[in-house]
Molecule: transfer RNA
Organism: Clostridiales bacterium
C1' cells in the first nucleotide's frame, strides 16, 4: 500500500426480495417467600460506528470514513 470481512440495547446476538429495529441474559419494579435463591408477570432500555446519496420509505442498496480482525505485497 491493495482486497475482503465484522460494527445493532450493558452483554451475545437475530431482523428472509428495502416496508412499524426484536430475542436471551443483565438491569429496575411488582407477586410469591419467615428471609434469600429460584420461579412468575410487567416495565425500561437504540441518532443500527460516524457522514453523505439513491427511494415514497434505508439495519439492508451507493460513495466517503473510522475502529478492529483477516489475507496479499
Nucleotide at each position: 500500500g491493495c482486497u475482503g470481512g465484522u460494527g445493532u440495547a450493558g452483554c451475545u446476538c437475530a431482523a428472509u426480495c428495502g416496508g412499524u429495529a426484536g430475542a436471551g441474559c443483565a438491569a429496575u419494579u411488582g407477586a410469591u417467600u419467615u428471609g434469600u435463591a429460584a420461579u412468575c408477570a410487567a416495565u425500561a432500555g437504540g441518532u443500527u460506528g460516524c457522514g453523505g446519496g439513491u427511494u415514497c420509505g434505508a439495519g439492508u442498496c451507493c460513495c466517503a470514513u473510522c475502529a478492529c480482525c483477516a489475507g496479499c505485497u